Annotation
Transfer RNA from a bacterium, 73 nucleotides, folded computationally.
């Protein structure tokens, strides 16, 4: 500088005929215990990296920026 990939809850990922986003782990609260964990029950959560474009609509297509990684040079 050239490719190529990745970006989605506080962490670690899903999520294709484009129609208002999820799981686990944590976070709160309950239950239980003499008391802590563990386990059970209930919660709250997200500018879906930014900016444009297409479309009746866009996390999802398209154009570009940034940030992180890999690999040539």
């Nucleotide at each position: 500088g050239g490719c190529g990939g990745u970006g989605u809850a506080g962490c670690u990922c899903a999520g294709u005929u484009g129609g208002u986003a999820g799981a686990g782990c944590g976070g709160g609260g309950g239950u239980c215990u003499c008391a802590u964990a563990a386990g059970c029950c209930c919660u709250a959560u997200g500018u879906c990296c930014g900016g444009g474009g297409u479309u009746c609509g866009a996390u999802u297509c398209c154009c570009u920026g940034c940030a992180c990684c890999g690999c040539c040079a």
Its Rfam family is "tRNA". The family's RNA type in Rfam is transfer RNA. About the family: Transfer RNA (tRNA) molecules are approximately 80 nucleotides in length. The coordinates come from a structure-prediction model, not an experiment, and the mean pLDDT is 81.